[in-house]
Molecule: Bacterial RNase P class A
Organism: marine sediment metagenome
């Protein structure tokens, strides 16, 4: 200097006015104290807690995941590691079970993409034809019969690859190494790796094609659901309705539930923000948060100390001023730094909660590692 992986911040303090919640004091609508939007609150892509169907379940279909070993409440997540691919490397990516259960596809190009039918080619020793020499036959030419799939071309892929020998020319035809298959030994929890030995072994690829195998999966969702209050006006249908689709099985039921038409009310409380017990102090619990120690390569687990963090409902968490920090511009200075002016600046806004993944992000900083000089 260029990269790779990971992490942190992304405003603070004071004053003043205003808003929401809790608590204490007042009793009148006031005052004191405490707290008040994120690392992604986004996406709604996964998993769960919780509520209801419901007191539950079995099967088929359908859907999801897919090397191995761990972590976790669980996951399609995370950690380590194997194999394959990319990169000089740190690292990154994964369509990661099965092609000997079956079906299907491999366009175009090419001779040919499951009998390998050979376009252009190579050989023509043996059989054939011609010429010369010779008369036992030999030499040369042709390319017919015949032999070949090695070199060339096409392609993502062409019947293992490279080299040597051999042959008329070739071919695992033979040999060496690599590859492939079998067996044995060693290492590893395992995926798998290493070594030794035997075998010339002969068509492949695609399952992110259908499919087979293993494991997992009930559904709806806080607009779930529970309670209170108010209100009215019922009528019709059919005999069932309901539990994701279907079957079994279950629940409700004839004043019900279900469907349609019509009318009325459409307000409030809880869920709702850690929970339970207690008058309080405090105690118990929690996939809660922060720290320390121990174990582990790590994800994480255990022990222990502290702590309990917005709860709105048409939707609060804000406006103004000053200072600091930050950013931009400019001036001075060797630099450190100082002066002046400007900006409020990235992505963005809780709505039941939590664990993940994915996406967005101006600027600033930290740690480790790699390559080059």
């Nucleotide at each position: 200097g260029a990269g790779u992986g990971g992490g942190u911040c992304g405003g603070g303090c004071g004053g003043u006015c205003g808003c929401c919640g809790g608590u204490c004091g007042a009793u009148u609508u006031c005052g004191g104290c405490c707290g008040g939007a994120g690392g992604a609150a986004a996406g709604u892509c996964c998993g769960a807690g919780c509520a209801g169907g419901a007191c539950a379940g079995g099967g088929c279909a359908c859907g999801g995941u897919g090397a191995u070993g761990g972590c976790u409440a669980a996951c399609g997540g995370c950690c380590a590691c194997c194999c394959g691919g990319g990169g000089u490397g740190a690292c990154c990516c994964g369509c990661g079970g099965g092609a000997a259960a079956g079906u299907g596809c491999c366009a175009c190009a090419g001779a040919a993409a499951c009998u390998a039918c050979a376009c252009g080619g190579c050989c023509g020793a043996u059989g054939u034809c011609c010429g010369c020499c010779u008369u036992g036959g030999g030499c040369g030419g042709a390319a017919c019969a015949g032999g070949c799939a090695a070199a060339g071309g096409u392609g993502a892929a062409a019947u293992g690859g490279u080299g040597c020998g051999g042959c008329a020319a070739g071919a695992g035809c033979g040999c060496a190494c690599c590859g492939c298959g079998g067996a044995g030994c060693c290492g590893g929890u395992g995926a798998c790796g290493g070594c030794u030995u035997c075998g010339g072994c002969a068509g492949g690829g695609c399952a992110a094609a259908c499919c087979c195998c293993a494991c997992c999966g009930c559904c709806u969702g806080c607009a779930a659901g529970a309670c209170c209050a108010a209100g009215a006006a019922g009528c019709u249908g059919g005999u069932g309705c309901u539990c994701g689709g279907c079957c079994c099985g279950g629940g409700c039921a004839u004043u019900a539930a279900c469907a349609g038409c019509g009318g009325g009310u459409a307000g409030g409380u809880c869920g709702c923000u850690u929970g339970c017990c207690g008058g309080a102090a405090g105690g118990c619990a929690g996939a809660g948060c922060c720290g320390a120690c121990u174990g582990g390569c790590a994800a994480c687990a255990g022990u222990u100390g502290g702590u309990c963090a917005a709860g709105a409902u048409a939707a609060a968490u804000g406006g103004c001023c000053g200072c600091c920090g930050c950013c931009c511009g400019u001036c001075a200075g060797a630099a450190a730094u100082g002066g002046c002016g400007g900006g409020a600046u990235a992505c963005a806004g809780a709505a039941c909660u939590c664990g993940g993944c994915u996406u967005a992000c101006a600027g600033a900083c930290c740690c480790a590692c790699u390559c080059u000089u």